């Protein structure tokens, strides 16, 4: 140079092929519940689809560029 995979909350994930309604799940973090303080359980909340474009009534998901990280040819 050339092909392949992966990119989703502070972390690790599912979801992607097969487009559908507020993107789910654990840790973590905040606030309330219990406790004489705390810890453990328990409820609630915030908070994410790697960037840009395109097709569609809809896009995390098709498509296209581009960015990062890994792996293969040469």
């Nucleotide at each position: 140079g050339c092909c392949c995979c992966u990119g989703u909350a502070g972390u690790a994930u599912a979801g992607c092929c097969u487009g559908g309604a507020c993107a789910g799940u654990a840790c973590a973090u905040a606030g309330g519940a219990u406790u004489g303080c705390g810890g453990a359980u328990c409820c609630u909340a915030a908070g994410c689809c790697c960037c840009g474009g395109g097709u569609u009534c809809a896009a995390a998901u098709c498509c296209c560029g581009g960015c990062a990280g890994g792996g293969g040819c040469a």
Notes: The RNA shown here (transfer RNA) has 74 nucleotides and comes from a Nanobdellota archaeon. Its mean pLDDT, the model's own confidence on a scale to 100, is 80. It matches the Rfam family "tRNA". It is annotated as a transfer RNA. Rfam links the family to the GO term triplet codon-amino acid adaptor activity. Lineage of the source: Archaea > Nanobdellati > Nanobdellota. The sequence is in RNAcentral, with records from ENA.